The RNA shown here (SAM riboswitch aptamer (S box leader)) has 98 nucleotides and comes from Candidatus Yanofskyibacteriota.
Model confidence (mean pLDDT): 86 of 100.
Lineage of the source: Bacteria > Bacteria candidate phyla.
[in-house]
C1' cells in the first nucleotide's frame, strides 16, 4: 500500500518546554479555531477498550502491555431517496489478509 470486518452524535488538556502562522484529511461552499500563540516536535496528564493479560466463560468483569484519541457529529453541506440520528462516496482508527 491492497482487501475484509467492526466502530466513528459518548469520553478525555485553559498542562510544561521548543517554535512561530496557520489550522479544522482532500475539492467547492459555509461555519469556526488561532499572536490571550495555529500546525509541528518533546515531556507530563487524561479518555476509551480494538488487540493483549487475568478472572469467569453464551453474553461479562478487570488491568492497561501494543495501538488510538483528548474544540465543534468524521464541524456542516455536496450524490440518492423513503427526508431520517437514512443510505452512498470519501476519510479516520483497530484487528486480520496479501
Nucleotide at each position: 500500500a491492497u482487501a475484509u470486518u467492526a466502530u466513528c452524535a459518548a469520553g478525555a488538556g485553559u498542562g510544561a518546554g521548543c517554535u512561530g502562522a496557520g489550522g479544522g484529511a482532500a475539492u467547492u461552499g459555509g461555519c469556526c479555531c488561532g499572536a490571550u500563540g495555529a500546525a509541528g516536535c518533546u515531556c507530563c496528564a487524561g479518555c476509551a477498550a480494538c488487540c493483549u493479560g487475568c478472572c469467569a466463560u453464551a453474553u461479562g468483569g478487570u488491568a492497561a502491555g501494543g495501538u488510538g484519541c483528548u474544540a465543534a457529529a468524521u464541524c456542516c453541506a455536496a450524490c440518492c431517496c423513503a427526508c431520517g440520528c437514512g443510505g452512498g462516496c470519501a476519510g479516520a482508527u483497530a484487528a486480520u489478509c496479501u